The RNA shown here (small-subunit ribosomal RNA) has 1498 nucleotides and comes from uncultured Idiomarina sp. It matches the Rfam family "Bacterial small subunit ribosomal RNA". NCBI's taxonomy places the organism under Bacteria, Pseudomonadota, Gammaproteobacteria, Idiomarinaceae, Idiomarina.

């Protein structure tokens, strides 16, 4: 310090997630030791048991008991000493310890104040401590009760209580002075009156007591500032705010009461609701901040819940009291007892938190003169890896790199790994044994010394829970000691096996559907380590609430506009002040903690000391630039005035013409109207059309514009009246009067609402007609609200420049509107300035980019509004507004990992432009109808083997299934195998015959005895045997290679360098021309290059040359019936070698003087001459595991191998591709002419003979320019048929044959005779072809024993048409839109159905809290008191004063009644929302999304 995740990729926005640190933690696995810390976060839930506050005999009386003594009735009495427990009394119990319920408060923090206060014990000072009195507990007696407890009587003491005296620097009142302050006043010196004290004890020297003054400590009160969330809490308050008087308190005060006044608080957030103890500090962070408030320290509050007071210096009191309530316990049923949020401990709750331990040795506390007692405070120990820190589990050597395990490129390597074994060394820890602390020094005691009893100093001895602990020494011995998580990326670390969208993983992205580095196991590796991971929470990263430090045109976000209140901010100069801001100094900011330094435990954690820090608050002094305040001035901001001007600015009234409609009248006749096409509608009752007149409402053509005006909404014929605004000029007036603006107010399109008018046109709803699968739409015909006017509401719009208002500054250029100045001019035009608007470009700058750019989205300032992931939702609830519709304010649960902006590359569009192609068009011929052939689907079957499936499967693999092929089925057989290699044995191999069987096979017989040799044997072949292995047309073409199809022979696809952009990318490759072509030229931030195009290759067309056999024959010669038949020739044809030729080369025109195009010449051929081979980057997970090869998986007496027979040839049907036809451009018959390519030895076969023929027999020639297949056919000539199911057509069937072949039944081809089906040119639709092409005619070949209508090739005859590119299909380039990128076969919306989830409404129901009104009234306090009662004092002895009890009044807790508010839970039913696998219906949006979309409204 960043990283992952939206996209095909990019930048941005923006959320989610991760890496770090931390914890009072918990859970999982694991665990050797020690030190230091920490340990109920939940139920302030309930608690058994024990302990946690007592002490003092030097305050008092004194019991039991004990001891001593005496007496004697030897088990009793008395005396003395001592003396538990209990009692009276004093002090303490208000500390210490616990908890965080309540509390949003002067509770806490900080800083002040008390002239408004108190303070036991302690310290200091002064004074005093006198005289009396009456009770009471205890004890004793008697009683009630189960108990707790309690009643009566008698008797007694005090440092208990009471009276009196005395007193003061006491208090109060009155009064006379002095000094001071902060208003009331304070301090002080006098005088007078009134009131008020005490206690003794003992060891005789102390101690205690009383009063007063002061200190210290502690407490109380008041004030400034700070201190959570909600405004969907906006008004609250009657003791309320203040005053006067009184009461009360330690003390001020409405603290309380009476009276008077009507105030007090609040958008700077009152009141209400929710939540919460506050701080020092702790965690995190660079900091600012954010979060927390365990342990330790300070403060507060509380003590079962609520209330109350008493005592006391102090409490409204944790281990005190009283009352009420709930709960628990005891009970003899009459009554009683209790309060662990003290320490342990128990139950419950919970994911979860310890021992019913030891000691007062230390520190501290209470009491006491003291010894001492008490102390669950405290100090220690126990439990727990809860955390932090430290140590160890060994160290060195050791290669055959052991074994095992794992893996691979597997004869063997590699990893684990110096790791182990083995050798040597050490002994921390642990074990055993031995030694053994510090923490302790005081008080007190004893002794000594000093001065005066006593105090001070010195000496001696005593005291340890922890604990025989820490620590030290000795001994043996590597001995006693390693795990956890992770290994796809983020994030360090990889392989094998298993599994097969299953099981599972997951923090985010995401893994898993047969080769998973992501699941589970293993090996290995990585990271930490006595721990490691997970979960939870907080901060960080997150600049993701932004003060430091964010944004707001389009990503979330500028209020619809203006006015204006509070508030915020504010021009120039001078003076004063010193509030802010600044500086110095003082006080405080507890300690601990944090930081630094030093020191102590062996180190560290831990602890100690010192320093710094504590950024704050208060006081004080100074300075005055800035801000504020006060005063004075200025003119530039602002406003006013005058003059001139401008405009669809507003309101009201009047008015005009064009057009539509309607009415009346006329002319006139059959349609009109409407649409893509129609129909509904209108019309012979006279429409439409046309003419005239009339009526009525609404809107204002042209001018008209990127025009003007207005705050915005908005404003348009003309005229008038009224009103407002703006601009310029002048620089006359005022003198900062200004800017912004929460709450508030006004205005505010359309739609809509109310009342009353109006209604021509248009026109929601509605009706009808069309369209459509449907059409509640788009289109058409009608048509009501409405649109218009007046008045009143509504208050919203994509109310937009998606851009708040104001001010200043910052290059230019060009237009336009309204002013004005100067120059020039007769005038018009013009030129140059200067203001105010409004537009188009553009620099700097800014921006994610697009873009903005003096009208900023630039640079600054002031103020306001708004935003913080998407959805849920601008919704619910609540409030306010509204007649309603609804508006405004405005959440949460839940859910997702994205949603979004701009730009890029593609793809796509029922977007655009340009161009091409038998793409259409123009033509010719077909298919689709028939019969047959062939392939496919389907069906059937034991099997009908398998594959190919839009174009790009379907006469395809298959260039040829009777057996074989053959992979399929049935049956019969074999198991190292039909085939390969290795081992052993036997035999040569091999051939022939017979028998059984369907055959494979099995058995038997005979023949045969080879080759090489070092004589051991070996090689080939066959058989037998054992195992390694063979074998598989079994699966996966979605694991692959290779090959192929397709877009497409389309013109494209890329790269280097440079440039450009933040980037993806762009540029080049776009543009202007041109081409078949990214072909070429020109231009250009590009310059070059590569793969493609073209060319080079083959063939064909012309010529030349060369060579002439088997080919040729012009001339010469011979010969034949005839034929290059022969001699000969080399001219021609032809054959096959080598060359030439064509290049837009030449001419003219067009073009830009280019490329090129058009035309022409020449030429056999002319603009790539025709044809072929040749197929860029890539696409389709295209096809093929059945050509072959191959990974993985599977089978192994079978999914391998052999054999026979069957099947692949089935047949209701559907489709593709063909053949033959339907006839006269023809069929048939006779005659007759002209090819080319090819094939031939298990072959082609002439000729001859036989047969009607297929063929058969015989046989010359030929491995071929020689022989042969071989007849070419259409054509031509003549004849016949005469439009018919025919002399067309030939299917089908019967019969007879031929050939091939072991074999033609399933299931071959051909021949002959007979038979003679459908079919008379083919619906929708659809295919091929642009020239030697289509069409038509025959010929050959491969495969092959036989078996083509298929396929491949060859030649013969030989057309028509193309205006053209609007349309269909496909393609290329540019551009545009996009919500698509699996790329339109895309994406995506809503209802309905089903399941689940959270939520709103809901007749209500049940709780919590709370307001108001009322009832009620325990205990207690205060008041009253005619009842009862009463030791101290007084008394005249009667009584009184005073007190107590009781009664009563006031206040008041619990409780109750009524009525509201608020909140939670629940509720039949119901509303929408969200999420779900491939459900249903449509297709709303994204392209012009097929009716552009969207906003508001009905």
């Nucleotide at each position: 310090a960043g990283a992952g995740u939206u996209u095909g990729a990019u930048c941005a926005u923006g959320g989610c997630u991760c890496a770090g640190g931390a914890u009072g933690a918990a859970c999982g696995c694991u665990a050797g030791c020690g030190g230091c810390a920490g340990g109920c976060c939940u139920a302030a839930c309930a608690c058994a048991u024990g302990c946690a506050a007592g002490u003092c005999g030097a305050g008092g009386g004194g019991u039991a008991g004990a001891g001593u003594a005496a007496g004697c009735u030897u088990g009793c009495u008395u005396a003395c000493u001592u003396g538990a427990g209990a009692c009276c009394g004093g002090c303490g119990c208000a500390c210490g310890g616990g908890u965080g319920c309540g509390u949003a408060a002067c509770g806490c923090g900080u800083a002040u104040g008390c002239a408004a206060u108190c303070u036991a014990c302690c310290u200091u000072a002064u004074a005093c401590u006198a005289a009396g009195g009456g009770a009471u507990a205890g004890c004793c007696c008697a009683g009630a009760g189960a108990a707790a407890u309690u009643u009566g009587g008698a008797u007694u003491a005090a440092u208990a209580c009471c009276u009196u005296a005395u007193g003061g620097u006491u208090a109060a009142u009155u009064u006379a002075g002095u000094u001071g302050g902060c208003a009331u006043c304070a301090a002080u010196u006098g005088a007078a009156u009134u009131a008020u004290a005490a206690a003794g004890a003992u060891u005789u020297a102390u101690u205690g007591g009383u009063a007063u003054a002061a200190g210290a400590u502690g407490a109380g009160c008041a004030u400034g500032c700070g201190u959570c969330c909600c405004a969907u809490u906006a008004g609250u308050u009657a003791g309320u705010u203040g005053g006067u008087a009184a009461g009360g308190u330690a003390a001020c005060g409405g603290c309380u009461u009476a009276c008077c006044a009507a105030g007090a608080c609040g958008a700077u957030g009152a009141u209400g609701g929710g939540u919460a103890g506050g701080g020092g500090u702790c965690c995190u962070g660079a900091g600012a901040g954010g979060g927390a408030g365990a342990u330790c320290c300070c403060c507060c509050a509380c003590a079962c819940u609520g209330g109350u007071a008493c005592u006391g210096a102090g409490a409204c009191a944790c281990g005190g009291a009283c009352c009420a309530g709930a709960c628990u316990c005891c009970u003899a049923c009459g009554g009683g007892a209790g309060g662990c949020a003290g320490c342990a401990g128990u139950g419950a709750g919970g994911a979860a938190u310890a021992u019913u331990g030891g000691a007062c040795a230390a520190u501290g506390g209470g009491c006491g003169c003291a010894a001492g007692c008490c102390u669950g405070a405290u100090c220690c120990a126990g439990c727990c890896a809860u955390g932090c820190c430290g140590c160890g589990u060994g160290c060195a050597g050791g290669a055959u790199g052991a074994a095992g395990c794992a893996u691979c490129u597997a004869u063997g390597g590699u990893g684990u790994g110096u790791a182990a074994a083995c050798u040597g060394c050490u002994u921390u820890u642990g074990u055993a044994c031995g030694g053994g602390a510090a923490g302790a020094a005081a008080a007190a005691a004893a002794g000594c010394u000093a001065c005066g009893u006593g105090u001070a100093g010195c000496u001696u001895a005593c005291u340890g829970a922890c604990g025989g602990u820490a620590c030290c020494g000795u001994a043996a011995g590597a001995a006693u000691a390693a795990g956890g998580a992770u290994c796809g990326g983020c994030u360090a670390a990889c392989u094998c096996c298993g599994u097969g969208c299953c099981a599972g993983c997951a923090g985010c992205c995401g893994c898993g559907g047969u080769a998973a580095u992501a699941c589970g196991g293993a090996g290995g590796a990585u990271c930490c380590a006595a721990g490691c991971g997970u979960u939870a929470u907080c901060c960080g990263g997150a600049a993701u609430c932004a003060u430091u430090g964010g944004g707001u045109u389009u990503a979330a976000a500028g209020g619809g506009u203006c006015c204006g209140u509070a508030g915020g901010c504010g021009g120039c100069c001078u003076u004063a002040u010193a509030a802010g801001a600044c500086a110095g100094c003082g006080g405080u900011g507890a300690a601990a903690g944090u930081u630094u330094u030093u020191g102590g435990c062996u180190u560290a954690a831990c602890c100690a000391a010192a320093a710094a820090a504590u950024u704050g608050c208060c006081a004080u002094u100074g300075a005055u630039a800035c801000u504020g305040u006060a005063a004075g001035g200025c003119u530039u901001g602002a406003a006013u005035a005058u003059u001139u001007g401008u405009g669809a600015a507003g309101u009201a009234a009047c008015u005009a013409g064009a057009a539509u409609a309607u009415g009346u009248a006329g002319u006139g006749u059959a349609g009109c109207g409407g649409u893509g096409a129609a129909a509904u509608a209108c019309u012979u009752a006279g429409a439409u059309a046309u003419u005239a007149c009339a009526u009525g409402g609404a809107a204002u053509a042209c001018c008209a514009a990127u025009u003007g005006c207005g705050a915005a909404g908005g404003c348009a014929g003309g005229u008038u009246a009224c009103u407002a605004a703006c601009a310029a000029a002048u620089g006359a007036u005022u003198g900062a009067c200004g800017c912004u603006g929460a709450u508030g107010g006004a205005c505010g399109a359309a739609a809509g609402c109310g009342u009353g008018g109006g209604u021509a046109g248009c026109g929601a709803a509605c009706a009808g007609g069309a369209u459509u699968a449907g059409a509640u739409a788009c289109c058409c015909u009608g048509g009501u609200a409405g649109u218009c006017c007046a008045c009143g509401c509504c208050g919203u719009a994509a109310a937009c420049g998606a851009u708040g208002u104001c001010a200043a500054c910052u290059a230019g250029u060009u237009g336009u509107u309204c002013g004005u100045c100067u120059u020039a001019u007769a005038a018009a035009c013009a030129a140059g300035g200067u203001g105010a608007g409004u537009a188009a470009c553009g620099c700097a700058g800014c921006u994610a980019a697009c873009g903005c750019a003096c009208u900023a989205a630039g640079u600054u300032g002031a103020c306001c509004g708004c935003c913080u992931g998407g959805g849920g939702a601008g919704u619910a609830c609540g409030g306010c507004c509204g007649c309603a519709a609804g508006g405004u304010u405005a959440a949460a649960a839940c859910u997702c990992a994205a949603a979004u902006g701009a730009a890029u590359u593609g793809a796509c569009g029922g977007g655009g432009g340009c161009c091409c192609g038998c793409a259409c068009a123009a033509g010719c011929g077909g298919u689709g109808g028939a019969g047959c052939a062939u392939g496919u689907g389907g069906u059937u079957u034991a099997a009908u083997u398998c594959g190919a499936u839009g174009c790009a499967a379907c006469g395809c693999g298959a260039a040829g299934a009777a057996c074989c092929u053959u992979a399929c089925c049935a049956u019969c057989c074999c198991u190292u195998g039909a085939c390969a290699u290795c081992c052993a044995g036997u035999g040569a191999a091999u051939u022939a015959u017979c028998u059984a069987g369907a055959g494979a096979u099995a058995g038997a017989u005979a023949a045969g005895u080879g080759c090489c040799u070092u004589c051991g044997g070996g090689a080939a072949c066959a058989c037998u045997g054992a195992g390694a292995c063979a074998g598989g047309u079994g699966c996966u073409g979605c694991a692959u290679g290779g090959c192929u199809g397709u877009c497409g022979u389309c013109a494209g696809c890329u790269c280097g360098u440079g440039u450009u952009g933040u980037g993806a990318g762009a540029u080049g490759u776009u543009g202007g021309g041109u081409u078949a072509a990214g072909u070429c030229c020109c231009g250009c931030a590009a310059c070059g290059a590569g793969c493609g195009c073209a060319a080079c290759c083959c063939u064909u067309a012309u010529c030349c040359u060369u060579a002439g056999u088997u080919g040729c024959c012009a001339g010469c010669a011979c010969g034949u019936a005839a034929u290059g038949g022969u001699g000969g020739g080399a001219a021609c044809u032809c054959u096959g070698g080598g060359g030439a030729g064509a290049c837009u080369g030449c001419c003219g025109g067009u073009g830009a003087u280019a490329a090129a195009c058009c035309g022409g010449a020449g030429g056999a051929a002319g603009g790539u001459g025709g044809g072929g081979a040749c197929g860029a980057c890539g696409u389709c997970a295209a096809g093929u595991c059945a050509u072959c090869a191959u990974g993985g998986c599977c089978c192994u007496u079978a999914c391998g191998g052999g054999a026979u027979g069957g099947g692949c040839u089935a047949c209701a049907c559907a489709c593709g591709u063909g053949c033959u036809a339907c006839a006269a451009u023809g069929g048939c018959g006779c005659g007759u002419a002209c090819a080319a390519u090819g094939g031939g030895a298990a072959g082609c076969a002439a000729g001859c003979u036989a047969g009607c023929g297929a063929u058969a027999g015989u046989a010359a020639g030929c491995g071929g320019a020689u022989c042969u297949c071989a007849a070419a056919a259409a054509g031509c000539g003549c004849g016949u048929c005469g439009u018919a199911g025919u002399c067309c057509g030939g299917a089908u069937c019967g019969g007879a044959g031929u050939c091939u072949g072991c074999a033609a039944c399933u299931c071959g081809a051909c021949u002959c005779c007979g038979u003679g089906a459908a079919g008379u040119c083919g619906g929708a639709a659809u295919c091929g072809c642009u020239a030697g092409u289509a069409a038509u005619c025959g010929u050959g070949g491969a495969u092959c024993a036989g078996a083509a209508u298929g396929c491949c090739a060859c030649g013969g005859u030989g057309a028509a048409u193309a205006c053209g590119u609007u349309c269909c299909c496909g393609g290329g380039c540019c551009u545009u839109g996009u919500a698509c990128a699996c790329a339109c076969c895309g994406c995506c919306c809503g209802u309905c159905a089903c399941a689940c989830c959270a939520u709103g409404g809901g007749a209500g129901u049940g709780g919590g809290c709370u307001g108001c009104a009322c009832c009620a009234g325990a205990a207690g306090u205060a008041g009253a008191u005619a009842g009862c009662u009463u030791a101290a004092c007084c008394u005249u002895c009667g009584g009184g004063a005073g007190g107590g009890c009781g009664u009563u009044u006031a206040c008041c807790a619990c409780g109750g009644u009524g009525u509201g508010g608020u909140u939670c839970a629940u509720g039949a039913c119901u509303g929408g929302g969200g999420u779900g696998a491939a459900g249903u219906c449509g297709u709303a949006a994204c392209a012009a999304g097929g009716u552009a979309a969207c906003c508001g409204u009905a």